[in-house]
RNA sequence: GCGAAUAGCUCAGUUGGUUAGAGCGCCGGUCUCACAUGCCGGAGGUCAGAGGUUCGACUCCUCUUUCGCC
Numbered sequence: 001g002c003g004a005a006u007a008g009c010u011c012a013g014u015u016g017g018u019u020a021g022a023g024c025g026c027c028g029g030u031c032u033c034a035c036a037u038g039c040c041g042g043a044g045g046u047c048a049g050a051g052g053u054u055c056g057a058c059u060c061c062u063c064u065u066u067c068g069c070c
Stems, first nucleotide, its partner, number of pairs: 001069005008024004017055001026042005048064005
């Protein structure tokens, strides 16, 4: 100097716009003698932290922290 930080894990999320999502995992139900698979439903988030801009910020600006690359 560049990139990244969003659910337990891996990751989406664009012109800033009204409810923040997917897969896997977890819990419950169904199914089975039982387990697994399948199907149905559910829980789970300080969008790394602070400040600023704006009617409105995961998204834009500044600083800080951590990780990766040069």